[in-house]
Context: one part of a larger RNA
RNA sequence: UUGGGCGUAAAGCGUCUGUAGGUGGUUUUCUAAGUUAGAUGUUAAAUCUAAAAGCUCAACUUUUAGGCUGUAUCUAAAACUGGAAAACUAGAGGAAAAGAGAGGUAAAUGGAACUUGUGGUGUAGUAGUGAAAUGCGUUAAUAUCACAGGGAACACCAAUAGCGAAGGCAGUUUACUAGCUUUUUCCUGACACUGAGAGACGAAAGCGUGGGGAGCAAAACGGAUUAGAUACCCGUGUAGUCCACGCUGUAAACGAUGGGUACUAGAUGCAGGAAGAGUCGACCCUUUCUGUUUCGAAGCUAACGCGUUAAGUACCCCGCCUAGGAAGUACGGCCGCAAGGCUAAAACUU
Repeated sequence: UUGGGCGUAAAGCGUCUGUAGGUGGUUUUCUAAGUUAGAUGUUAAAUCUAAAAGCUCAACUUUUAGGCUGUAUCUAAAACUGGAAAACUAGAGGAAAAGAGAGGUAAAUGGAACUUGUGGUGUAGUAGUGAAAUGCGUUAAUAUCACAGGGAACACCAAUAGCGAAGGCAGUUUACUAGCUUUUUCCUGACACUGAGAGACGAAAGCGUGGGGAGCAAAACGGAUUAGAUACCCGUGUAGUCCACGCUGUAAACGAUGGGUACUAGAUGCAGGAAGAGUCGACCCUUUCUGUUUCGAAGCUAACGCGUUAAGUACCCCGCCUAGGAAGUACGGCCGCAAGGCUAAAACUU
């Protein structure tokens, strides 16, 4: 390579947009590149096959015939793929009318809690633990009342609820803005799917500059515990956590399950629509579309389990895997301020 795989054994890029490429709906006509059939030429010799001959046989050698893989030209066919032209509407997109939502960005604003300050009341404790101690407190703490300031997060509602490509998103209001669903079947007429490179986004931690700093809290310090205790427990506490701008580009970035299309029993709950039946109007009910949860026929699976949201049955495109360790390391290259990231071996060893 052929082939086999990728939920948990090695293996789905963190996610999306999209270039090249690959693949691509229905009908008609033409074409003849692929495809199919035939003819002719060629396909050196040796080798191969068949028949015969020569060495006593055989191997071997010789002769004749054939075959071989193709290749070129010509002729023909037109189902399929490709190409050209014309048309269609079931894919895709647009329009119109409705709808739901913690989707995003910015600004404004609210209450509870916490903490600090000032003032009042009040007096000896308080805090903490398994038990303690360090700590705080007569310069008046803890407790309690009032006022003022500050920063961060948004109880209840709240839910295997909703939205988003993923990361993720939650007090309230406003402005701007993106996507989605349903109905009509009005318009365009294959405009589609995937996507090597490439680009954009991307939790937390971390980095740079400037702010901010209530609570919490790596590091650090102290008290305990202990044989020791660079820990677990306690008291303090700095980066950080927050904001703006810029970088980093990684996670068990998980459904450990790439995207698209079609087909293949059902049952059940929830969310958003539409139609019907019914009603004074609704709820309930029936049908249907979209999303989401649980259970299950067939089928699949090594098993666990999956099961119309497939890990079933098929097709298209991309990514990835090939014994364990050395190693996601070295070297080189690219990126980064750095930390480091991406790409990525071998010797050796079992």
Predicted 3D model of a 350-nucleotide part of an RNA (small-subunit ribosomal RNA, central domain) from an uncultured bacterium.